Molecule: SAM riboswitch aptamer (S box leader)
Organism: Aeromicrobium sp.
RNA sequence: AACUCAUCCAGAGGGGUAGAGGGAUACGGCCCGACGACACCCCAGCAACCAGUCGCACUCCACGCGGCCAGGUGCUCAUUCCGUCCCGGACGAUCGUCGAUCCGGGAAAGAUGACCA
Numbered sequence: 001a002a003c004u005c006a007u008c009c010a011g012a013g014g015g016g017u018a019g020a021g022g023g024a025u026a027c028g029g030c031c032c033g034a035c036g037a038c039a040c041c042c043c044a045g046c047a048a049c050c051a052g053u054c055g056c057a058c059u060c061c062a063c064g065c066g067g068c069c070a071g072g073u074g075c076u077c078a079u080u081c082c083g084u085c086c087c088g089g090a091c092g093a094u095c096g097u098c099g100a101u102c103c104g105g106g107a108a109a110g111a112u113g114a115c116c117a
Base pairs, nucleotide, nucleotide: 004114005113006112007111008110013043014042015041016040017039021032022031023030026084027083028082029081044076045075046074049072050071052068053067054066055065056064080109085106086105087104088103089102090101091099092098093097
């Protein structure tokens, strides 16, 4: 790596290098981008998954819940930008059923962490 588990509508930007596309993939929509995006580097910040530490409960440990901290990761346009597949609803049309629309839930895929090696 894979598997498994948890989370994903909150939060957090300046400088330098470089110079054309970028937002994972395909299509559609939408957005960012020569007023320099994306990427890389530096600094700053956000958050609290893991580590550390303290408390609650327990006979003790573990598990669990909570506080502190910020060492290991992560993150710092837009919900993971939205849709696509399934279910339900609204609305509209329809013989059956359907939809360039809207709302809710789920799945798939992806990201991050933990775990494993």